Model confidence (mean pLDDT): 82 of 100. The RNA shown here (SAM riboswitch aptamer (S box leader)) has 110 nucleotides and comes from Pseudalkalibacillus decolorationis. It was read from a public genome assembly, where an Rfam model found it. The organism belongs to Pseudalkalibacillus, within Bacteria.

RNA sequence: CUCUUAUCAAGAGAGGCAGAGGGACUGGCCCGAUGAUGCCCGGCAACCGUCAAACAUUUGUUUGAAAUGGUGCCAAAUCCAACAAAGCGUAAAGCUUUGAGAGAUGAGAG
Numbered sequence: 001c002u003c004u005u006a007u008c009a010a011g012a013g014a015g016g017c018a019g020a021g022g023g024a025c026u027g028g029c030c031c032g033a034u035g036a037u038g039c040c041c042g043g044c045a046a047c048c049g050u051c052a053a054a055c056a057u058u059u060g061u062u063u064g065a066a067a068u069g070g071u072g073c074c075a076a077a078u079c080c081a082a083c084a085a086a087g088c089g090u091a092a093a094g095c096u097u098u099g100a101g102a103g104a105u106g107a108g109a110g
Stems, first nucleotide, its partner, number of pairs: 001110008013041001015040003021031003026081003042074003047070002050065006078102001083099006
């Protein structure tokens, strides 16, 4: 980097350092010197792993527990839209729902 698969409306500090942009991309709309983004500490969660039980036996599925291990996350729904379909609307504007696409993260494969 590519593919497969699961999840993405909950949760998480008035701490320290450092200083100007940041929220992926485009359009919006926001955050930011009352110090954001980033780093450290702290925290949240429980994907993998661990442990226990039940079921099934291809070695797996389900449920539960802890959080010591590997990740992840800690403004706003993945901040919203962005493409398609259906519905509402006389129509346009617009609104709603569903799906796709894009993205993020975990696990597996190349």